Background
The prediction has a mean pLDDT of 84. The RNA shown here (small-subunit ribosomal RNA) has 1497 nucleotides and comes from an uncultured prokaryote.
[in-house]
RNA sequence: AGAGUUUGAUCACGGCUCAGAUUGAACGCUGGCGGUAGGCUUAACACAUGCAAGUCGAGCGGUAACAGAGAAUAGCUUGCUAUUCUGCUGACGAGCGGCGGACGGGUGAGUAACGCGUAGGAAACUGCCUGGUAGUGGGGGAUAGCCCAGAGAAAUUUGGAUUAAUACCGCAUACGCCCUACGGGGGAAAAGGGGCUUCGGCUCUUGCUAUCAGAUAUGUGCCUGCGUAAGAUUAGCUAGUUGGUGAGGUAAUGGCUCACCAAGGCGACGAUCUUUAGCUGGUCUGAGAGGAUGAUCAGCCACACUGGAACUGAGACACGGUCCAGACUCCUACGGGAGGCAGCAGUGGGGAAUAUUGCACAAUGGACGAAAGCCUGAUGCAGCCAUACCGCGUGUGUGAAGAAGGCUUUCGGGUUGUAAAGCACUUUCAGCGAGGAGGAAGGAGUUGUAGUUAAGAGCUAGCUUAAUUGACGUUACUUGCAGAAUAAGCACCGGCUAACUCUGUGCCAGCAGCCGCGGUAAUACGGAGGGUGCGAGCGUUAAUCGGAAUUACUGGGCGUAAAGCGCGCGUAGGCGGCCUGAUAAGUUGGAUGUGAAAGCCCUGGGCUCAACCUAGGAACUGCAUUCAAAACUGUCAGGCUAGAGUAUGGUAGAGGAUAGUGGAAUUUCCGGUGUAGCGGUGAAAUGCGUAGAGAUCGGAAGGAACAUCAGUGGCGAAGGCGGCUAUCUGGACGAGUAUUGACGCUGAGGCACGAAAGCGUGGGGAGCAAACAGGAUUAGAUCCCCUGGUAGUCCACGCCGUAAACGAUGUCAACUAGCCGUUGGGAGCAAUGUGCCCGGGAGGGGCGCAGCGAACGCGAGAAGGUGACCGCCUGGGGAGUACGGCCGCAAGGUUAAAACUCAAAUGAAUUGACGGGGGCCCGCACAAGCGGUGGAGCAUGUGGUUUAAUUCGAUGCAACGCGAAGAACCUUACCAGGUAUUGACAUCCCGAGAAUUUACUAGAGAUAGUUUAGUGCCUUCGGGAACAGUGACAGGUGCUGCAUGGCUGUCGUCAGCUCGUGUCGUGAGAUGUUGGGUUAAGUACCGUAACGAGCGCAACCCUUGUCCUUAGUUGCCAGCCUUAAGUUGGGCACACUCUAAAUAGACUGCCGGUGACAAACCGGAGGAAGGUGGGGAUGAUGUCAAGUCAUCAUGGCCCUUAUGGGUAGGGCUACACACGUGCUACAAUGGGCAGUACAGAGAGCGUUGAAACCGUGAGGUGGAACAAAUCUCCUAAAGCUGUUCGUAGUCCGGAUUGGAGUCUGCAACUCGACUCCAUGAAGUCGGAAUCGCUAGUAAUCGCAAAUCAGCAUGUUGCGGUGAAUACGUUCCCGGGCCUUGUGCACACCGCCCGUCACACCAUGGGAGUGGGUUGUACCAGAAGUAGGUAGUCUAACCGCAAGGAGGACGCUUACCACGGUAUGGUUCAUGACUGGGGUGAAGUCGGAACAAGGUAA
Repeated sequence: AGAGUUUGAUCACGGCUCAGAUUGAACGCUGGCGGUAGGCUUAACACAUGCAAGUCGAGCGGUAACAGAGAAUAGCUUGCUAUUCUGCUGACGAGCGGCGGACGGGUGAGUAACGCGUAGGAAACUGCCUGGUAGUGGGGGAUAGCCCAGAGAAAUUUGGAUUAAUACCGCAUACGCCCUACGGGGGAAAAGGGGCUUCGGCUCUUGCUAUCAGAUAUGUGCCUGCGUAAGAUUAGCUAGUUGGUGAGGUAAUGGCUCACCAAGGCGACGAUCUUUAGCUGGUCUGAGAGGAUGAUCAGCCACACUGGAACUGAGACACGGUCCAGACUCCUACGGGAGGCAGCAGUGGGGAAUAUUGCACAAUGGACGAAAGCCUGAUGCAGCCAUACCGCGUGUGUGAAGAAGGCUUUCGGGUUGUAAAGCACUUUCAGCGAGGAGGAAGGAGUUGUAGUUAAGAGCUAGCUUAAUUGACGUUACUUGCAGAAUAAGCACCGGCUAACUCUGUGCCAGCAGCCGCGGUAAUACGGAGGGUGCGAGCGUUAAUCGGAAUUACUGGGCGUAAAGCGCGCGUAGGCGGCCUGAUAAGUUGGAUGUGAAAGCCCUGGGCUCAACCUAGGAACUGCAUUCAAAACUGUCAGGCUAGAGUAUGGUAGAGGAUAGUGGAAUUUCCGGUGUAGCGGUGAAAUGCGUAGAGAUCGGAAGGAACAUCAGUGGCGAAGGCGGCUAUCUGGACGAGUAUUGACGCUGAGGCACGAAAGCGUGGGGAGCAAACAGGAUUAGAUCCCCUGGUAGUCCACGCCGUAAACGAUGUCAACUAGCCGUUGGGAGCAAUGUGCCCGGGAGGGGCGCAGCGAACGCGAGAAGGUGACCGCCUGGGGAGUACGGCCGCAAGGUUAAAACUCAAAUGAAUUGACGGGGGCCCGCACAAGCGGUGGAGCAUGUGGUUUAAUUCGAUGCAACGCGAAGAACCUUACCAGGUAUUGACAUCCCGAGAAUUUACUAGAGAUAGUUUAGUGCCUUCGGGAACAGUGACAGGUGCUGCAUGGCUGUCGUCAGCUCGUGUCGUGAGAUGUUGGGUUAAGUACCGUAACGAGCGCAACCCUUGUCCUUAGUUGCCAGCCUUAAGUUGGGCACACUCUAAAUAGACUGCCGGUGACAAACCGGAGGAAGGUGGGGAUGAUGUCAAGUCAUCAUGGCCCUUAUGGGUAGGGCUACACACGUGCUACAAUGGGCAGUACAGAGAGCGUUGAAACCGUGAGGUGGAACAAAUCUCCUAAAGCUGUUCGUAGUCCGGAUUGGAGUCUGCAACUCGACUCCAUGAAGUCGGAAUCGCUAGUAAUCGCAAAUCAGCAUGUUGCGGUGAAUACGUUCCCGGGCCUUGUGCACACCGCCCGUCACACCAUGGGAGUGGGUUGUACCAGAAGUAGGUAGUCUAACCGCAAGGAGGACGCUUACCACGGUAUGGUUCAUGACUGGGGUGAAGUCGGAACAAGGUAA
């Protein structure tokens, strides 16, 4: 410090996710030791049991218990025991009294507050402590306890008698104190202990009283500034409320309380209300700023079962006190009582989850005490827990036969791996044994010393001396012993992210943080081997910060990604021109105070180190006070004119409002002329019209809108504004002068304006036209189109307040290159041409530099560089929705969420593909023609059906006379039988001497049995070939063409497809390859940020067309001879044809024209051939997971007495049907009969097979010739000549069927071909639709070959005869290039929307129902306090007495908790039914959007 994820790829925007650190954690697996910390985050839920606050006898009366002493009595062993007595002593239960139970300890419910933090303040109190000052005199009356008598189960309690005090109350005194009217008045006390004593006292000490002061007193109370969570879908709150006067009250200020008076106080700088929350030092994270948090430790606050209340006290409205009310629990004799773990342990419960009913007061601290001491679950320790941090260990060295085993393998090996074993060492830790610090200081005792003192009391200080105080503790630590001995796991291994293979599974099981993996070869699931990471831990989950600049102060944005309010005016607020002076609020600097300690940081020190502990420093960025400075901001004062206004005289304009007025056109009405249609559409129909339309002429009515001018022209804030005239009126601009003197900019709330549609009331209504009706279209058509047509559109008044209200661009100001045109003013020059010109100002446009920007683009009218102010955004969906509020007559508007759900959504640009987008071009693509298919019969292939099987494959073009160039058996893969198991075939090992074979039997055969013959062949003498046996293995037309190779089809013989370097772009990419004209062609030329190159095109190859040369047999025959016949001979004087080898020839080479002077095109000449002459072979990058595992090869999987082998029979030939490809026809351009002519190419060894003969014929006999230019197949047919048929189901057509045969073959039944005789079906030119062909082509005619025993209408070749047409590129199909749009990229066979149906989820409404909380009004009123008091009672004081003062109880008034009634608010839960929303593999209906998406959205 970044990374993954949207796309085919790219750059952005933007979310989601990951890597880090952390935790009071929990869970899973595992677990050796020690140190230091930490340990109910949930139910402030309920609690059994024990303990957590007592102490003082030196305050008191005392003596229940214990001990001592004494006395008495009894027993008697005369010094023992027992009993009783004496408070005499040590002590001490209960009680009175004092001090302490307000500290310490716990918890975080409440609290949004002067509660906390920080800095200040004045009107206060403060026990214990210290120091002053002055006292401590003299009296009195009670009471608890004890005792007696009761009540009660108990808790507790009543009465009587008696008693003490440092308990209580007067009196006296009063330095200081308090009050005051300044005269005066008021108010205290307590003693205890020690020593001495002449018993009178003296003295010391601890107390007590009053009062003052101190310790920066401490502690507490009060007041103030500032800071301190969220919500405005909480906007108004407040009657003791705000202030005053007076009084009361308090320790003290104060509405704290009361009476009266005034009407204030708080609030957009967020009052009130609601929700949440203890606050802080700090802690976690972060570079920091921040964000989150508030366990442990420390400071403050609040609370103590819930609510209320006071008492006591220095201090409480009191955790282990009191009273009352409530809930709960317990006891009970049912009458009444008791209790409060949020103290320490512990229990139940809740929960994912958090420990022992431990030891000790040894240390530190606290209460009491004079002290010893006692108490102390504070505290110190121990126990439990890997909860965290830190440290240590589980051994070290050597060791290659690279062992065994495991895993893997290309079978060679590799890896585990120096790892193990083995050998040599060491002993931390654990274990056993021995020793052994420190934490201890004190206190007390004794003797002596010093000070104080009258003193050897006592006290204080240090020293001396002896005996002592440790829970932890079997301590830390040291040392001895033995032995590698006691000690390793967890997660991960597709990318992010370090680490890879095998196996199982087969979209199953499962994984997953995100992307995603799994559908038979999974590095992603499970297991294994190996590896990686961390290590007594490792992973997971939860949570916080980080990364996230993803709330942006540091540090973001708003044209199109989310985001500028529709527009202006303007309040608060924010910001504000130039000069001078003053001030010192902001600002800057210094000083002082404070910012607790701990923590963090730095430097030392102590535990062996570290964690941890400890000392010092720094820091605590803050606040306050004070001194100084005066530039800037602010404030005050004075001035200025450049900003902003005002005045004067001008200019342009659809700026606004009102009232008039004009013509054209539509429509309607009236009248004339006139006759059959009009109208409308893609085509029609509805509609109008013979009752006279439409057309045309004239007249009238009425409403609405203003052609031309008209313009990236004008005006306005925006919406918007368009005939003409008048009136009223707003703003803008230019030029100059005068004037005011910062008067300015922006603008939360607020207020005006605000298209269209819509609403209300009243008018108006020509045209147009939602709704509606009819007609069409359509599968449907609630649409598009047509005919009608009502609201509305218009006017007046009033609402609504929204629009893609857009420049998708807030307003204002100044700044930053230029060029061009335009609107309205102006200056200058010329002087009338209504001209020229630009140096300035105001608008509205087009380019463009810098700069900006993701790009597109913007570019002085900024989206540039700045300043001021406002508004808005923070992933997509849910949703601009719900609820609530406000506005509205309504429609609705405005403000505006959440649950849930997804990993994307989005912008710009790129390359493709696509378009019922555009341009250019080509092709038998259309058109122009010729002939077919589709109808019939048959042949053949396919689908379907059938079957035991009808083997398998091929399936739009690019499957279907295809694999198959030929299924009767074989082929053959299929079916039903029967049959053998190393096999029909290969290799290895081993064996024998054979292998092979005759005949017979059984069988359907394979095969089996018997039998006969045979004893071999080659050899390097080892052996080999062949045969038998054994197991390794063979074998498989079994599966996967979606694991593959190879081969093939197709786009397409279309002209394309790429690369290097350079350049441009952030990039994907572009350029080149685009453009102009040209070509069959990316063919070649020109231009050009491109220059070159490659694969394709073309050419080179074969064939055909012409000539020449060479060569003439089997070919040829002009001339000679010869024949029936080039038949034979001769002939080479091989001439010609031909054969088969090598040349030549054609290149736009020549001429003319066009073109750009090019490329090229057009025409012509010559030529056998002319513009690639014709035909063929040749198939770029790629596409279709195209086809083939059944040609072959091959990975994986599967079968192995069978899915392999062999065998005979059957099937592949089935047949209601459908389709493809063909053949033959339907006839006269023909059929039949007779005669007659002319090819090419090919094939042939046991094949082609001649002549001749036989048969009607298929064919048979025959065997000449021929390994072929010689012989044979081999008569070519159409054609030509003649004749017949005469338009008919025929002398057409030949299917079908019967009979008889021929040939091949082991065999023609299923199931061959052919022949003869007989039979003589459909069919009279074929619907929609569709195919081929551009010249030796179509059409037509026959011939040959491959396969083949036999079988062709098929296929592949060959020649004969031999046309028609092409204007042209609008349209259909396919293709190429450029361009455009795109929401497509599996690429239009794409994408995608909505209803409906089903399932699930969350949510709104909902008659209501049930809780919580709260407001208001009223009732009620426990305990308590305060006031009143006529009743009852009453020790201290007064009084001679009666009585009084005072007090207590009772009663009563006020306040008030609980409770109750009524009525509201708010919130949570729930609710029949219901609304929309989201998700879902597949469903239904349509086809809205994306291309001009087929009606632009």

Record summary: Rfam family: Bacterial small subunit ribosomal RNA. Its family is annotated with ribosome and structural constituent of ribosome in the Gene Ontology.